[in-house]
Background:
Model confidence (mean pLDDT): 85 of 100. Predicted 3D model of a 528-nucleotide part of an RNA (small-subunit ribosomal RNA, 5' domain) from Hydrogenibacillus sp. It was read from a public genome assembly. Lineage of the source: Bacteria > Bacillati > Bacillota > Thermicanaceae > Hydrogenibacillus. Its Rfam family is "Bacterial small subunit ribosomal RNA". Gene Ontology terms of the family: ribosome and structural constituent of ribosome.
Context: one part of a larger RNA
RNA sequence: GGACGAACGCUGGCGGCGUGCCUAAUACAUGCAAGUCGAGCGGGGGCGACUUCGGGGCUUGCCCUGGAGGCGCCCCAGCGGCGAACGGGUGAGUAACACGUAGGCAACCUGCCCCAAAGACCGGGAUAACACCGGGAAACCGGUGCUAAUACCGGAUAGAUUGUCUUGCCGCAUGGCGGGGCAAGGAAAGCUACAAGCGCUUUGGGAGGGGCCUGCGGCGCAUUAGCUGGUUGGUGAGGUAACGGCUCACCAAGGCGAUGAUGCGUAGCCGACCUGAGAGGGUGACCGGCCACACUGGGACUGAGACACGGCCCAGACUCCUACGGGAGGCAGCAGUAGGGAAUCUUCCGCAAUGGGCGGAAGCCUGACGGAGCGACGCCGCGUGGGGGAGGAAGGCCUUCGGGUCGUAAACCCCUGUUGUCGGGGAAGAGGGCUUGCCGUAGGGCGAGUUGGACGGUACCCGACGAGGAAGCCCCGGCUAACUACGUGCCAGCAGCCGCGGUAAGACGUAGGGGGCGAGCGUUGUCC
Numbered sequence: 001g002g003a004c005g006a007a008c009g010c011u012g013g014c015g016g017c018g019u020g021c022c023u024a025a026u027a028c029a030u031g032c033a034a035g036u037c038g039a040g041c042g043g044g045g046g047c048g049a050c051u052u053c054g055g056g057g058c059u060u061g062c063c064c065u066g067g068a069g070g071c072g073c074c075c076c077a078g079c080g081g082c083g084a085a086c087g088g089g090u091g092a093g094u095a096a097c098a099c100g101u102a103g104g105c106a107a108c109c110u111g112c113c114c115c116a117a118a119g120a121c122c123g124g125g126a127u128a129a130c131a132c133c134g135g136g137a138a139a140c141c142g143g144u145g146c147u148a149a150u151a152c153c154g155g156a157u158a159g160a161u162u163g164u165c166u167u168g169c170c171g172c173a174u175g176g177c178g179g180g181g182c183a184a185g186g187a188a189a190g191c192u193a194c195a196a197g198c199g200c201u202u203u204g205g206g207a208g209g210g211g212c213c214u215g216c217g218g219c220g221c222a223u224u225a226g227c228u229g230g231u232u233g234g235u236g237a238g239g240u241a242a243c244g245g246c247u248c249a250c251c252a253a254g255g256c257g258a259u260g261a262u263g264c265g266u267a268g269c270c271g272a273c274c275u276g277a278g279a280g281g282g283u284g285a286c287c288g289g290c291c292a293c294a295c296u297g298g299g300a301c302u303g304a305g306a307c308a309c310g311g312c313c314c315a316g317a318c319u320c321c322u323a324c325g326g327g328a329g330g331c332a333g334c335a336g337u338a339g340g341g342a343a344u345c346u347u348c349c350g351c352a353a354u355g356g357g358c359g360g361a362a363g364c365c366u367g368a369c370g371g372a373g374c375g376a377c378g379c380c381g382c383g384u385g386g387g388g389g390a391g392g393a394a395g396g397c398c399u400u401c402g403g404g405u406c407g408u409a410a411a412c413c414c415c416u417g418u419u420g421u422c423g424g425g426g427a428a429g430a431g432g433g434c435u436u437g438c439c440g441u442a443g444g445g446c447g448a449g450u451u452g453g454a455c456g457g458u459a460c461c462c463g464a465c466g467a468g469g470a471a472g473c474c475c476c477g478g479c480u481a482a483c484u485a486c487g488u489g490c491c492a493g494c495a496g497c498c499g500c501g502g503u504a505a506g507a508c509g510u511a512g513g514g515g516g517c518g519a520g521c522g523u524u525g526u527c528c
Stems, first nucleotide, its partner, number of pairs: 001528004006524005013382006019375002021340001026338003030335003035082003040079002043076006050069008089293003099217007108210003113206007121155004130145006161184010190198002219265003226256003231253008268290004272283004295316005318329004346372001348371003354368001355366004385415004395406004419469001420465006429455001432451008472517005477498003483512005493500002
């Protein structure tokens, strides 16, 4: 000098874009953060018109009321499907194939999506909801009975695959790819206006996503020198999507280490970021990729995918409820609270956009996200006025008392109108959706009408008013740019280093003046 997720002191006008718990991975009140589908299914409830039956009023065709039936709309939980493994948070752990990079899998998986081929036949039994009964303070639970399905099961057909026999081709070792015969072998679901469409099953391929393995690379301490029993290898078996000592039985006695094993300490890694001419050094906030974690520890279940932040089970600590028998909970999601701390924000608005889940769609959900709010925390931009104005006013300070200086500075005159205040106009971000007409064999296309913006009456534009509302902070001994006076008298104090202060202090304090930067300026901390 540069830099910062900064903090502290003094000061503070505006805007844009960023950014904001670095500490206690401490504890959490409250609300919200993951649902959706009735075009998979059966119910419960409400409303409406219709049909029918009954009762009442009774002006005989209307009103009131009750029951039943199918229908339409709405609400509710349940069964079922898909999603909930994404998105969002945090950095505790981890020195490790965790990450980066380059490769390998002839050892693997893959829901939704795309391409291709083939298929969807015949049957069956349940169960929630519901009804009734019962237990419990509650959370909830049990019994009996009924019922549906794209829920579940059996059979058929197809056949992936496996075994065996045979055969062709190929390779980087184990081996891989393909043809034929025999044997074993698990399919399916419907919905609908019955037609378009959406689904269902099997197989092959793809895309995207993942799993596993390997070379190389990136911390400190040798005042850590030896470490190791599933340890190292083999055979066999189990297990997995898959290789493997991953697990187990048996056998052998190996394996690692000064090219630093093991231990201890520290740490998420990277793209990047800061600095530097570079080499290098430092860092890993925001944004992006990967990993790990979700009160602590352990475990599996479901599933294409989890060993699962807002799922389950067990144990533990803690908090809460309780009728003392037993239950409930997990903000390292968004806000917010307490605590800790030098220190870090609103319990805001909206799904209008982008993206995601579900749905045929309309749409619903979305604290992802888009915005607004708060904080000079940072960067950038703008303003606090411009021109004229000497008898150099008053006043301050200094003075050799002549004067010098603040100083064109002010006053005063003439302007401008950024910004401000008031008034008026007023967006882009919107692509779509719905209705309807026409065209097309169709997917669909074109036209008309209509509807949809949180930000926001914001940005922006126009007019009016009016210099009006807007400057501070640090420094002035040398380094280092900027000097005098007074006070103080080794006191009070200053200080980054050298050093100042003991009676004329340019170094302390105040004043005048000056220098620097400027909505900031200094200080502290850290890195280069």